[in-house]
Context: one part of a larger RNA
């Protein structure tokens, strides 16, 4: 040098993103303990005081409970009894040390403020968290061979029955949860519109026994055209056909959504209020530069000698808003932010010391 420890004048956080690390703290007894609250807490709050030994000391109490003695249902029974033993405050009176919870061990505390109600889960090997999870809330499915899962049989849902089950959503608790059903989605309707397999065959096409027409003939026929029944075959119109769709109706703790310009009050500003457009309906209640604030270190105010950070406020919300929950909350947290005490080698700013490795010799 580099690590792991010890100490350190005087300063105390001026270090540094940050008080990371370190230091304070630290046990038991007593006294004393704020807001705040869901009355349990918050609390070990804060914050102070005592702590050895020795003696009065066989201290006061207390635990056990032998002989002995009485009774006696005769029992390993009941009642006196108090021996010995162990436990031991609280007081008062001495002593000794730098120091008595002598060593190891063994909480720093407090204000405010955001998330997330809590104990709890979690990325085995970078993330423990405001993520998941949760009691509590809704809405929906299922009536039992239950819905709903895995599957070949056949299970599990459950040896259970709606006060059960399964399924999203939300996430104690406390107030509370608006307005929109046009889209989508689900439920319900069936009167009319569409509408597929099949049904059904009109009519049409191929095939061709017969028939016929021309032409050649050795008259026996042949050739080449036309028509063409049945059957068989190929196509096929009209009709008659569910559910879905369309249609009508519900539903938003379903998927979602919740405008806009222009004027007006007797200083100015500003609009209680008027006027137009557009929409399914134009954002209530509560919060708000916020884990949402571009502009922005917004403006006021507290805090500092000074504070993009924080606390309180304003509202002009680029873009908060009500179970993709709002908003508040005691208690919780190895959460995250801001302050202060107290403490300190974190720092001013270095310094000594000890191990143990680098290094040099061997």
């Nucleotide at each position: 040098c580099a690590c792991u420890g010890g100490c350190u004048a005087a300063g105390g956080a001026a270090c540094u993103c940050g008080g990371c690390a370190a230091a304070u703290u630290g046990g038991c007894u007593c006294c004393g303990u704020a807001a705040c609250u869901u009355c349990g807490g918050g609390a070990g709050a804060a914050g102070g005081a005592g702590c050895g030994c020795c003696c009065c000391g066989c201290u006061a109490g207390c635990g056990u409970g032998a002989a002995g003695g009485a009774c006696u249902u005769c029992g390993c029974g009941u009642c006196c009894g108090g021996a010995g033993c162990g436990c031991g405050a609280g007081g008062g009176g001495g002593u000794c040390a730098c120091a008595g919870a002598a060593a190891c061990c063994a909480g720093g505390c407090c204000c405010a403020g955001g998330c997330g109600a809590c104990u709890g889960u979690u990325u085995a090997c970078u993330a423990a968290a405001a993520a998941c999870a949760c009691a509590g809330g809704u809405c929906u499915c299922u009536g039992c061979a239950a819905a709903g899962u895995c599957g070949a049989a056949g299970u599990c849902g459950a040896c259970g029955u709606a006060u059960a089950g399964g399924g999203a959503c939300u996430g104690a608790c406390g107030c509370c949860u608006g307005c929109c059903c046009g889209g989508u989605g689900c439920c319900g309707g069936a009167a009319g519109g569409u509408u597929a397999a099949g049904a059904g065959g009109a009519c049409a096409g191929g095939u061709u026994a017969g028939c016929u027409u021309u032409c050649c003939u050795u008259c026996g026929g042949g050739a080449a055209g036309g028509c063409g029944a049945a059957g068989c075959u190929c196509g096929g119109a009209a009709u008659c056909g569910a559910a879905g769709c369309c249609c009508c109706g519900g539903u938003a703790a379903a998927c979602g959504g919740c405008g806009g310009c222009c004027g007006u009050a007797a200083c100015u500003a500003u609009a209680a209020c008027g006027g137009u457009c557009c929409u399914a309906a134009g954002g209530u209640a509560g919060c708000g530069a916020a884990a949402u604030u571009c502009c922005u270190u917004g403006u006021c105010g507290g805090g500092u000698a000074a504070g993009u950070u924080c606390c309180g406020a304003c509202c002009c919300g680029c873009a908060c808003g009500a179970a993709u929950g709002g908003c508040g909350u005691a208690a919780c947290g190895a959460u995250c932010u801001g302050g202060g005490c107290g403490c300190u080698g974190u720092c001013u700013c270095g310094g000594c010391c000890a191990g143990u490795g680098g290094c040099u010799c061997g």
Molecule: large-subunit ribosomal RNA, domain IV
Organism: soil metagenome